Predicted 3D model of a 180-nucleotide RNA (Lysine riboswitch aptamer) from Paucisalibacillus globulus DSM 18846. NCBI's taxonomy places the organism under Bacteria, Bacillati, Bacillota, Paucisalibacillus, Paucisalibacillus globulus.

[in-house]
RNA sequence: CGAUGAGGUAGAGGUGCGGAUAAUAUUAGUAAGCAGUAGGAGUAUGACAUCGUUGAUUACUGUCUGAAAGGAUUAUUUGCCGAAGCUUAAUGAAGGUCAAAUUCAUUUUUGCUGGGGUGUCUACUGAAUAAGAGGCACACUGUCAUGCUUAUUUUUUGUGCAUGGAGAACUACUGAUCAG
Numbered sequence: 001c002g003a004u005g006a007g008g009u010a011g012a013g014g015u016g017c018g019g020a021u022a023a024u025a026u027u028a029g030u031a032a033g034c035a036g037u038a039g040g041a042g043u044a045u046g047a048c049a050u051c052g053u054u055g056a057u058u059a060c061u062g063u064c065u066g067a068a069a070g071g072a073u074u075a076u077u078u079g080c081c082g083a084a085g086c087u088u089a090a091u092g093a094a095g096g097u098c099a100a101a102u103u104c105a106u107u108u109u110u111g112c113u114g115g116g117g118u119g120u121c122u123a124c125u126g127a128a129u130a131a132g133a134g135g136c137a138c139a140c141u142g143u144c145a146u147g148c149u150u151a152u153u154u155u156u157u158g159u160g161c162a163u164g165g166a167g168a169a170c171u172a173c174u175g176a177u178c179a180g
Stems, first nucleotide, its partner, number of pairs: 002178002007174005014081001016080009032065002034062005042051001045099004084113003089107006114141002117138006124132001143165006150158002
């Protein structure tokens, strides 16, 4: 001088991704409670326990009382750019106990997705026709590579177009290593 670029630091995509708090509407005049009437032995997914003839579960009535969780919208604030989401597995916790199921949390667990949008489908979730989750299609957008075009001083760099790929990526700086 050159090649490569482990590792580290900092960034960009934009209707960008999460968290927290407050308010509002919905859930809902529902659940539950109270009173009355009917009824007459069981009671939740199963077993045990508890409760129950001092009338349970259940049904109906009421100028009676009356929620909550989750989800949604708005505002504020905060952490970030595999942000995050979904999925497989494992562990722990929840409820009277055990089991199943469900929910929540954690993990250097398995796999997928660059990002948001629109439409549609679903036997999923939800009170819901809201929102979510998943699949498919459509363009849009950012990034890199390749090809063409154009401007510039050939190069280089930029513009435009087309095709394709994926985030352990891409860009910038630094820099391990190799060879002389």

The sequence was found by an Rfam model in a public genome assembly. Its Rfam family is "Lysine riboswitch aptamer". Gene Ontology term of the family: lysine biosynthetic process. Rfam's curators write: Riboswitches are metabolite binding domains within certain messenger RNAs that serve as precision sensors for their corresponding targets. The coordinates come from a structure-prediction model, not an experiment, and the mean pLDDT is 77.